Predicted 3D model of a 360-nucleotide RNA (Bacterial RNase P class A). The coordinates come from a structure-prediction model, not an experiment, and the mean pLDDT is 78. Its Rfam family is "Bacterial RNase P class A". It is annotated as a ribozyme.

[in-house]
RNA sequence: UAAGCAAAUCAGGUAAUCGCAGGCUUUAUAAAGCUUGAGGAAAGUCCGAGCUCCACAGGGCAGGGUGCUGGGUAAUACCCAGUGAGGGUGACCUCAGGAAAGUGCUACAGAAAAUAAACAGCCAUACUGGCAAUGGUGAAAAGGCAGGGUAAGAGCCUACCAGUUAUUGGGUGACCAAUAAGCUUAGUAAACCCCGCUUGGAGCAAGAUCAAGAAGGAAACAGGUAGUAGCCCGCUAUAGGUUUCCGGGUAGAUCGCUAGAAGUAUAAGGUAACUUAUACUCCAGAUAGAUGAUUACCACACUGUUUUUAUGAAAAGUGAAAGAACAGUGACAGAACUCGGCUUAUGAUUUGCUUACCAA
Numbered sequence: 001u002a003a004g005c006a007a008a009u010c011a012g013g014u015a016a017u018c019g020c021a022g023g024c025u026u027u028a029u030a031a032a033g034c035u036u037g038a039g040g041a042a043a044g045u046c047c048g049a050g051c052u053c054c055a056c057a058g059g060g061c062a063g064g065g066u067g068c069u070g071g072g073u074a075a076u077a078c079c080c081a082g083u084g085a086g087g088g089u090g091a092c093c094u095c096a097g098g099a100a101a102g103u104g105c106u107a108c109a110g111a112a113a114a115u116a117a118a119c120a121g122c123c124a125u126a127c128u129g130g131c132a133a134u135g136g137u138g139a140a141a142a143g144g145c146a147g148g149g150u151a152a153g154a155g156c157c158u159a160c161c162a163g164u165u166a167u168u169g170g171g172u173g174a175c176c177a178a179u180a181a182g183c184u185u186a187g188u189a190a191a192c193c194c195c196g197c198u199u200g201g202a203g204c205a206a207g208a209u210c211a212a213g214a215a216g217g218a219a220a221c222a223g224g225u226a227g228u229a230g231c232c233c234g235c236u237a238u239a240g241g242u243u244u245c246c247g248g249g250u251a252g253a254u255c256g257c258u259a260g261a262a263g264u265a266u267a268a269g270g271u272a273a274c275u276u277a278u279a280c281u282c283c284a285g286a287u288a289g290a291u292g293a294u295u296a297c298c299a300c301a302c303u304g305u306u307u308u309u310a311u312g313a314a315a316a317g318u319g320a321a322a323g324a325a326c327a328g329u330g331a332c333a334g335a336a337c338u339c340g341g342c343u344u345a346u347g348a349u350u351u352g353c354u355u356a357c358c359a360a
Base pairs, nucleotide, nucleotide: 001356002355003354004353005352006351007350008349009348010347012298013297014296015295016294017293018292020037021036022035023034024033025032026031039332043343044342046341047340048339049338050337051203052202053201054200058233059232060231061230063199064198065197066196067195068082069081070080071079072078083096084095085094086093087092097194098193102192103191104188105187106186119135120134121131122130123129124128143161144160146158147157148156162184163183164181165180166179167178168177169176170175207255208254209253210252216246217245218244219243220242221241224238225237226236227235262281263280264279265278266277267276268275269274300330301329302328303327304326305325306324307323308322309321310318311317
């Protein structure tokens, strides 16, 4: 200097004028003063919870979610640290229970696709028998490679390697290492399934209170009816009760609605995620929906014009470069109960690391 990998921060600042909403104070309830007022993603609605109701209990089944190990958290499919496999020169990235419990599937090609093998072929040969080494097909064909051995061959035997099992050692564990044993079981579970862990449902248009309001009619059931997403048990309410259908009336106000698993700073513990303690702070609550507009200056980035000769410790490099002046442009995007994540969109800056080249 170029190309990459991984992360972090900000989302302009200051001043003036006018405007809007909330809160507090004063006041003649006119108005005045003070103060606060959209995001890092507020988006997606992909997850987890808080909260509310079903409901004045619950349990089981089915169903759903999840899947290496350990830790963190209110909890999670999230975060941190590890283990193994794969990709990359590398920094780094991606994936992760079980196929010897069972069932299913593997087109075409091929002799044959897993109670899978003899097509070509090799050896022996009268009949016929032996073979799975060589060739062919295929994504995949009875562990791989080399040698010995054999009628020809084969883990038949040996050495090395892989898998599996056993023993020993290390580790909380995933797993790792050593030794031994010829034991060698295709792939697929985002196919059904098995195993471990976990799980009630609906959702702020949840719900609570006050006010207002009219016109009823029909049907079903009776140790029954209804309720808790499904089924079973249980429980609760109820005897003129419950449910369903048709028709009619009202539809306004208040709460929920922002003091929180909150934020900031310091210290201690921990590899880290994070935890504990102390101190300080209050930072939108709208409801047809406020949080804005204008002007001036400054900052950062980009583009153009003019101008200077530099920039860099030095050298290399750079000249559409570096500096100055002027002008212009400036992203994604808008709270609606709240919080913790993930994913996506996007402007600018910074830090660490990797590779290549060049110079000192």